[in-house]
RNA sequence: CAGGCCGGGUGACCGCGGGUCGCGGGAGCGGCUCGAGGAAAGUCCGGACACCGUAGGGCAGGACGCUGGGGAAACCCCAGGCGGCGAAAGCCGACGGAAAGUGGCACAGAAAGGAGACCGCCACCGGCGAAACUUCUCCGGAGACGCCGGCGGUAAGGGUGAAAAGGUGGGGUAAGAGCCCACCAGCGUCGUGGUGACACGGCGGCUGCCAAACCCCGUCCGGUGCAAGGCGAACAGGCUCCGCCGAGGUGGCCCGCCAAGGAGCCGGGUACGCCGCACGAGCCUCCGGGAAACCGGAGGCCGAGAUGGAUGGUCACCCUCGACAGAAUCCGGCUUACAGGCCUGCU
Numbered sequence: 001c002a003g004g005c006c007g008g009g010u011g012a013c014c015g016c017g018g019g020u021c022g023c024g025g026g027a028g029c030g031g032c033u034c035g036a037g038g039a040a041a042g043u044c045c046g047g048a049c050a051c052c053g054u055a056g057g058g059c060a061g062g063a064c065g066c067u068g069g070g071g072a073a074a075c076c077c078c079a080g081g082c083g084g085c086g087a088a089a090g091c092c093g094a095c096g097g098a099a100a101g102u103g104g105c106a107c108a109g110a111a112a113g114g115a116g117a118c119c120g121c122c123a124c125c126g127g128c129g130a131a132a133c134u135u136c137u138c139c140g141g142a143g144a145c146g147c148c149g150g151c152g153g154u155a156a157g158g159g160u161g162a163a164a165a166g167g168u169g170g171g172g173u174a175a176g177a178g179c180c181c182a183c184c185a186g187c188g189u190c191g192u193g194g195u196g197a198c199a200c201g202g203c204g205g206c207u208g209c210c211a212a213a214c215c216c217c218g219u220c221c222g223g224u225g226c227a228a229g230g231c232g233a234a235c236a237g238g239c240u241c242c243g244c245c246g247a248g249g250u251g252g253c254c255c256g257c258c259a260a261g262g263a264g265c266c267g268g269g270u271a272c273g274c275c276g277c278a279c280g281a282g283c284c285u286c287c288g289g290g291a292a293a294c295c296g297g298a299g300g301c302c303g304a305g306a307u308g309g310a311u312g313g314u315c316a317c318c319c320u321c322g323a324c325a326g327a328a329u330c331c332g333g334c335u336u337a338c339a340g341g342c343c344u345g346c347u
Base pairs, nucleotide, nucleotide: 001345002344003343004342005341006340008318009317010316011315012314013313014312016035017034018033019032020031021030022029023028037324041335042334044333045332046331047330048329049225050224051223052222056255057254058253059252061221062220063219064218065217066080067079068078069077070076081095082093083092084091085090096216097215101214102213103210104209105208118158119157120154121153122152124150125149126148127147128146129145166184167183168182169181170180171179185207187204188203189202190201191200192199193198229275230274231273232272237266238265239264240263241262242261248258249257250256282301283300284299285298286297287296288295289294319322
């Protein structure tokens, strides 16, 4: 650093919830047995299931986004590629497209995309001043050189900035510049290897960044959530209005589709029982396939189910003195919290 596992133990007594057996007319009593987690949590993704309904099309909107594989699916997993970090084992990454278009690049700065001359550098023109140094060569009072002004050139250097129009070195030039050359980075194209992301090599011209900005491309997407919903028990009366010439319903809209009941007011009843609801994309062991995720087969197991909501308390002994935290329809993930300890592999 990576992966996996545990997370007080034993005994006695008392208590609570579920199941089952026995007794009892019943209320209930007794025996046996089971009774929170790796995260039960956050409710962040994806489903199962249920109902509304028929979800068919278009627009709008949303989510996701390297490649291959796995998986019911996923903001999931495995392996690989690329990029970043690290000395390494290894870790992290919303990681399609900027050569389709539109737009943006704060502050600073002269200039922020077919940019830009502030300082500096250089040529030319004008004005003023002006001849030092000498071993050799050349230029120089027909003005070397310096200063000031004008007009141009220049993206090497300075300065600003997150970013200054590819980087470094050389040639070249008045000074400079991909202007030319070599290497490197990027892009395009061709070839080779690979299932692919991509890698390597040849050639070409010369190239900013941002898509968690609009957008483009690809894939996917009905709504509501167990207070879903079903059965039973109880109550099932009156008035008004709308409606097959379509009320009303159908994701935000349109088409399309369904459709015979719907809305309001007053009155009455129940606010109770059962199901859903614990056997399931289940768990353990072994074997086989696979690099792994995972898949297949055989054998074994049943491991909470409440509805004011159980899973606790006391005592004794021991130790390393015990963290984070507790089900509420279920399942697969992710994320977050966690005293301490154990095992394996690697640096």
A computed fold for a 347-nucleotide RNA from a soil metagenome, annotated as Bacterial RNase P class A. Its mean pLDDT, the model's own confidence on a scale to 100, is 79. It matches the Rfam family "Bacterial RNase P class A". From the family's description: Ribonuclease P (RNase P) is a ubiquitous endoribonuclease, found in archaea, bacteria and eukarya as well as chloroplasts and mitochondria. Rfam links the family to the GO terms ribonuclease P activity, dimeric ribonuclease P complex and tRNA processing. By type it is a ribozyme.